[in-house]
RNA sequence: UGCCGAUAAAGCCAAACUCGCUGUGAGGCGAGGACGGAAAGCAUCGGGUCUUCUUAAUACAUCAUUAAUAAACAUCUUUUGGGGAAGAAGAUCGCCGGGCUGCCGAA
Numbered sequence: 001u002g003c004c005g006a007u008a009a010a011g012c013c014a015a016a017c018u019c020g021c022u023g024u025g026a027g028g029c030g031a032g033g034a035c036g037g038a039a040a041g042c043a044u045c046g047g048g049u050c051u052u053c054u055u056a057a058u059a060c061a062u063c064a065u066u067a068a069u070a071a072a073c074a075u076c077u078u079u080u081g082g083g084g085a086a087g088a089a090g091a092u093c094g095c096c097g098g099g100c101u102g103c104c105g106a107a
Stems, first nucleotide, its partner, number of pairs: 004105002012037002017032006035094001041100002045097003048092008060081002064077001
């Protein structure tokens, strides 16, 4: 110096949850709190997941509606919901990989 990472030393961060603030939302911030973490430091490049919006088509459900009919169903138009697709904008990065930097030093 590199790999590596200890029942070492000194410190560091803080999941769930609770409270407050904030965002349409995924979420974020602050306080408390510790499940964990050797990069759980920085940036956010790729993938994953999640959110919102838009577009076209649409299984299905649904409000209403048109014609025919004795009536109903179905058919036409249409409202709302809706799974999935594409595009755009975001969120997470303590989901994974990569980039940059860094404390300590047993084997």
Notes: The prediction has a mean pLDDT of 78. This is a predicted structure of a 107-nucleotide RNA (c-di-GMP-I riboswitch aptamer) from a bacterium.